[in-house]
The RNA shown here (glmS glucosamine-6-phosphate activated ribozyme aptamer) has 161 nucleotides.
This record gives sequence, structure tokens and C1' cells, in this order.
RNA sequence: CGGAACUAAAAAGCGCCAGGGCUUUCUUCGUAGGUUGAAAGCUGACGAGGUGGAGGUUUAUCGAAUCAUUCGGCGGAUGCCUCCCGGUACCAGAUCCAUACCGUAAAUCGUUCUGAAAUCGUCCAAGUGAUUGGACGGACAAACAGACCGAUCGGGAUCCU
Repeated sequence: CGGAACUAAAAAGCGCCAGGGCUUUCUUCGUAGGUUGAAAGCUGACGAGGUGGAGGUUUAUCGAAUCAUUCGGCGGAUGCCUCCCGGUACCAGAUCCAUACCGUAAAUCGUUCUGAAAUCGUCCAAGUGAUUGGACGGACAAACAGACCGAUCGGGAUCCU
């Protein structure tokens, strides 16, 4: 440096599965399509965005897709609320208060631009199968973020130079 095996960690559209749907085998009934039951299985969120700390709370943002692949349920969670911590912006500077904001970013509003994956198509691999894992190709969002430009706002007290 390369390879193999094992263990641990690794998740937060994340994990799980008693319902539903689906498959295989055996089986009941049936001429058959089908159907009854059992066993073993499969499926069950596509990305964007998102974590200072504590407490509380629960159907926690955004769109894409959709014949149940995202139905239904359980848990969790970066959401939200309150408080605290640290900081940014505005008075030359410092501290405190006020206001707005940020949690590696930091006033509010607006125009323009940029930013996805699945679905889809082609193909590979695993499986009897439902289905699963993966590669490549092309396209399309919103919240929000960033960039440019524009508009508006940017206080008080004390100290000190």
C1' cells in the first nucleotide's frame, strides 16, 4: 500500500410493524377463474431544509410524486413556546438598557439570477416470487439559502479619548 473476515459506530423523511395490501409453499371448497386456513416472507417517505443549553409541548417546515411504493399505526426527531448562555447590527470606542437579528451566522422588505431527488427511460445484480440493492441518462419544485441591485430603518444613559 492492497485485499478479506469480524466487532463497534454510523440514522432523524429517521427507525419500527400487531392493521391493510402483496408473494411463495402446503391446504379447504370448486370443473375452472377463484377461494379457506396455516407457515414463511415482501411492502410501508422522494428529496430540499433543519441541532448553543435547560424545561415544556406534539398530527414539527417545504414542495415533488402518488392506483395503497408516501394507506394505517407506534416510537423518535433538528419544529414551536418560555427562560438562560454566547454573539451580530445601530450611536467614534467601552459598559448597561432598548430594538431587530444570529447560533459560524447575524436589520426589514422587494426585483432578478442560481440551487433536488424519487417518479420516468436504459441497464446490472440478488430472489421461485412479492420485491430489494445499485449504475447511467434527461427533466421538473417550494420553503429557504446564497449572489447582485434597490428601498426603508439604525435609539437612550453613563464612562472615557
The coordinates come from a structure-prediction model, not an experiment, and the mean pLDDT is 79.